[in-house]
This is a predicted structure of a 73-nucleotide RNA (transfer RNA) from Haloarcula onubensis. Its mean pLDDT, the model's own confidence on a scale to 100, is 80.
């Protein structure tokens, strides 16, 4: 210098070829207990890497950029 893949909640991940974002863990509160743990109930998530574009509508498609991993030179 060129290329591929990836970036979604505090962490690990999903979202069926565009219809508006969820699961587990975690954290907080409650029930239960002598007290805990377990279990159950409720809650917390300014969450889609950034900026543009296309579209009635974008995590998803297009362009540029940032970061990470890998490959080629």
């Nucleotide at each position: 210098g060129g290329a591929a893949c990836g970036a979604u909640a505090g962490c690990g991940c999903a979202a069926u070829c565009g219809g508006g974002a969820g699961c587990g863990c975690g954290c907080c509160g409650g029930u239960c207990u002598g007290a805990a743990a377990c279990a159950c109930c409720g809650g917390c998530a300014u969450g889609u890497c950034u900026a543009g574009g296309u579209u009635c509508g974008a995590a998803u498609c297009c362009u540029a950029g940032u970061c990470g991993u890998u490959c080629c030179a």